RNA sequence: UCCCGACAAGGGCAAACUCACCGUGAGGUGGGGACGCAAUGCCACGGAUCAAGCAACGGGCUUGACAGCCGGGCUACCGAA
Numbered sequence: 001u002c003c004c005g006a007c008a009a010g011g012g013c014a015a016a017c018u019c020a021c022c023g024u025g026a027g028g029u030g031g032g033g034a035c036g037c038a039a040u041g042c043c044a045c046g047g048a049u050c051a052a053g054c055a056a057c058g059g060g061c062u063u064g065a066c067a068g069c070c071g072g073g074c075u076a077c078c079g080a081a
Base pairs, nucleotide, nucleotide: 004079005078012037013036017032018031019030020029021028022027035068041074042073043072045071046070047069049065050064051063052062053061054060
């Protein structure tokens, strides 16, 4: 350094729910709150799922959402087996 992930150490993030705001909506931002997480850090490249619009029996197209659905890319604390 790489792989790996401990009944180690210091820590970190924050589901559901809730309040306020934004959005047609999925959902997002901030506060509270913790189900969990060793990449639950970042990225919309692929798939899945969801929303909006269109189309017309097409089992589709376009735009968007989602990274805590999966895969992939990049970066990273610690150092037992």
Annotation:
The RNA shown here (c-di-GMP-I riboswitch aptamer) has 81 nucleotides and comes from an Actinomycetota bacterium. Model confidence (mean pLDDT): 88 of 100. The sequence was found by an Rfam model in a public genome assembly. Of the family's consensus pairs, 100% are formed in the model. Taxonomically the source falls in Actinomycetota (Bacteria, Bacillati).